[in-house]
RNA sequence: GCGGAGGGUCGGAUGAUCGCUGCGUUGUCACUGCCUUCGGGUGGUCGCAACGGAGAGGAAAGUCCGGACUCCAUGAAGGAAUGGUGCCGGGUAACGCCCGGCUGGAGCAAUCCAAGGGACAGCGCCACAGAAAACAGACCGCUUUGCACGCAAAGUAAGGGUGAAACGGUGGGGUAAGAGCCCACCGCGGCCUUGGCAACAAGGACGGCACGGCAAGCCCCACCAGGAGCAAUGCCAAAUAGGAACCGCGCGGGGCGUAUGCCCCAGGGCCCCUUCAGCCCGAGCAGGUUCGGGUUGGCAGCUAGAGCGCGUUGGCAACAGCGCGCGUAGAUGAAUGAUCAUCCAAGCCCGGUGAAACGGGCGGGACAGAAUCCGGCUUACAGACCCUCCGCGCAU
RNA sequence: AGGGGUGUAGCUCAGCGGUAGAGCAUCGGUUUCCAAAACCGACGGCCGGGGGUUCGAUCCCCUCCGCCCCUG
Numbered sequence: 001g002c003g004g005a006g007g008g009u010c011g012g013a014u015g016a017u018c019g020c021u022g023c024g025u026u027g028u029c030a031c032u033g034c035c036u037u038c039g040g041g042u043g044g045u046c047g048c049a050a051c052g053g054a055g056a057g058g059a060a061a062g063u064c065c066g067g068a069c070u071c072c073a074u075g076a077a078g079g080a081a082u083g084g085u086g087c088c089g090g091g092u093a094a095c096g097c098c099c100g101g102c103u104g105g106a107g108c109a110a111u112c113c114a115a116g117g118g119a120c121a122g123c124g125c126c127a128c129a130g131a132a133a134a135c136a137g138a139c140c141g142c143u144u145u146g147c148a149c150g151c152a153a154a155g156u157a158a159g160g161g162u163g164a165a166a167c168g169g170u171g172g173g174g175u176a177a178g179a180g181c182c183c184a185c186c187g188c189g190g191c192c193u194u195g196g197c198a199a200c201a202a203g204g205a206c207g208g209c210a211c212g213g214c215a216a217g218c219c220c221c222a223c224c225a226g227g228a229g230c231a232a233u234g235c236c237a238a239a240u241a242g243g244a245a246c247c248g249c250g251c252g253g254g255g256c257g258u259a260u261g262c263c264c265c266a267g268g269g270c271c272c273c274u275u276c277a278g279c280c281c282g283a284g285c286a287g288g289u290u291c292g293g294g295u296u297g298g299c300a301g302c303u304a305g306a307g308c309g310c311g312u313u314g315g316c317a318a319c320a321g322c323g324c325g326c327g328u329a330g331a332u333g334a335a336u337g338a339u340c341a342u343c344c345a346a347g348c349c350c351g352g353u354g355a356a357a358c359g360g361g362c363g364g365g366a367c368a369g370a371a372u373c374c375g376g377c378u379u380a381c382a383g384a385c386c387c388u389c390c391g392c393g394c395a396u
Numbered sequence: 397a398g399g400g401g402u403g404u405a406g407c408u409c410a411g412c413g414g415u416a417g418a419g420c421a422u423c424g425g426u427u428u429c430c431a432a433a434a435c436c437g438a439c440g441g442c443c444g445g446g447g448g449u450u451c452g453a454u455c456c457c458c459u460c461c462g463c464c465c466c467u468g
Base pairs, nucleotide, nucleotide: 001392002391003390004389005388006387007386008385009384010383012343013342014341015340016339017338018337020055021054023052024051025050026049027048028047030045031044032043033042034041035040057367061378062377064376065375066374067373068372069229070228071227072226074277075276076275077274078273079272082225083224084223085222086221087101088100089099090098091097102116103114104113105112106111117220118219122218123217124214125213126212139160140159141156142155143154144153145152146151147150168186169185170184171183172182173181187209188207189206191204192203193202194201195200233300234299235298236297243291244290245289246288247287252265253264254263255262256261267281268280269279270278307326308325309324310323311322312321313320314319347362348361349360350359351358397467398466399465400464401463402462403461406420407419408418409417414451422438423437424436425435426434444460445459446458447457448456
C1' cells in the first nucleotide's frame, strides 16, 4: 500500500424567531369546599398569561421467543393430549437468547456455519438407470470342465459398466481364478489406562473384521409449558329493559326452631382422566344456548424500570458484587414542526501537484416514527470515525 | 392487539419428494355458401422472492413480500 475478518460509536451541529404537548413555579377570570371577629384566610377545578427546563429509534419495524404486571379458571399430586427445545459447562427473572468449550464442515489464515440425542423400539422412502438399493445379486469380464468353437454347467465378485450412493480402503501373500481367505497400515466395534466437572481427546491390547442413507418423513428418548391479554383490569358519572325465549339428571331423608330460616347425609356440578382437599346448587337453582336493549363519557393503569453512566473487585468471557452519580416522552384521532443564518461529514465541479496536502463553489443524502414496559432474535439501512487481528506485496 | 388461510399458463383451479397438468380463452387446420357447434393440433410457466435439508423440492424447514378471513 492492497485485500479480508471481528468488535464499538455516531447517523448532522450551533444560534435566533414563531408554533405544538406534558411537568414545575407565579399570577389572574369564573365556579366551589371549610373556617371566620363577615374585613378576609385557606384549599380545589377549568380557561388564560409569564418564566424555567424536558420532548421518538438502533432498529421505534416483524409480532418470532421469554417475562414483569392484571384478571379468570377451585387448588395439589400423578397421567393423557397439544406444542416447544435438543453436544457439554456456565450466565440470566427467564428464553428457542448470550458466553466459553467439544465435535463436524468451509476457508491459506484471521474467522464463519450447524436444524449437533436415537436408524438395534417400530413403520415408511431411496425415482430413472443398473445384474442388484439392505443381510440384494451376475450384464460384460476372469477361471475350470464338457462339447457342436461358441453354446452349456460349476465357481467368482478383485476389474469394467450404471448410479447420488453398490455390504470397508491401500499394498502384499495365497488361489484354477478370486474374496478379510491370511497379514501390515488406515478405518470400524466395544474394553482398559491417562487428561478433563463434562462433551470429548490421546494411547494400548483384543476382535465375530462391519446387516447403507434419510428422523428439516412419521416416530422414540430427555427436559420445559394453565388460559387470556393494558382494547388486561379497577373506579366514577350517565342511560336502559334487574329484558325475553329455550334446555337443565337429581324434586329424597334427618335434626333445631312458632315460622321465615339454619345445619348434616345422600345427589348434581365446578376439569381430558384418577386420588385428595375446597367451593356452588336445590325445578323460582348452579350452569348452558339464542334473540334483544342501554352505555361508545371521564379518571386511574401511564412510566423510577430485572433502568442508565462512571469507577473498582472477582471471572477467559457472558455477567455478578460494591461505591458514587443521573432523573431520561407519556400522547389519546394521537404532540416535538416551520423559516433564516453559520459550520459542514459523503459526493460532484474548478484550480493545484509526480501523486497528495491545500484553496474555492455546489451540497442535508440511508432505513425509517413511541402507545403498558423490559431482555433477546430476525429483517431494512446512504455515509463517517475508532480499535484489534489475518493474508499478499514493497521499502527501511 | 391476537388468531388463521393463501400465492401455479391471459383467467379458474388440480398436483401426498422423482423434474408441471385440466378446462376456458387465443391462433391454425378439417367441415360449411359464410359462420356457430364439433374434431384435431399448436402456443402459453423463472410454481411470489431468497436461503437451507436431500442424490433430487411446486411439495419439507427458516426468513422476507403481497392478498384474504375471524375475534376483541
This is a predicted complex of two RNAs, RNase P RNA and transfer RNA, with 468 nucleotides together. It holds a member of the Rfam family "Bacterial RNase P class A". From the family's description: Ribonuclease P (RNase P) is a ubiquitous endoribonuclease, found in archaea, bacteria and eukarya as well as chloroplasts and mitochondria. Its best characterised activity is the generation of mature 5'-ends of tRNAs by cleaving the 5'-leader elements of precursor-tRNAs. Cellular RNase Ps are ribonucleoproteins. By type it is a ribozyme.